[in-house]
RNA sequence: GGGCAUGUAGCUCAGUUGGUUAGAGCGUACGGUUCACAUCCGUAAGGUCUGUGGUUCAAAUCCACACAUGCCCA
Numbered sequence: 001g002g003g004c005a006u007g008u009a010g011c012u013c014a015g016u017u018g019g020u021u022a023g024a025g026c027g028u029a030c031g032g033u034u035c036a037c038a039u040c041c042g043u044a045a046g047g048u049c050u051g052u053g054g055u056u057c058a059a060a061u062c063c064a065c066a067c068a069u070g071c072c073c074a
Base pairs, nucleotide, nucleotide: 001073002072003071004070005069006068007067010026011025012024013023019057028044029043030042031041032040050066051065052064053063054062
């Protein structure tokens, strides 16, 4: 330099042909249980879905260009 894939919560990820509350597990906080801790149960917080623009009545989802990470080729 060329090609491909990925980017969603603190971490690992789902999200189906674009459609009406953005989710799960782990973690965190609080409460219950226990003499206490752990385990277990419950509740809650935490996201402008990498950025900008475009298409559309409507975009995490489609398109373009960037950025970041990984892999392959030279």
Molecule: transfer RNA
Organism: Parcubacteria group bacterium Athens0714_12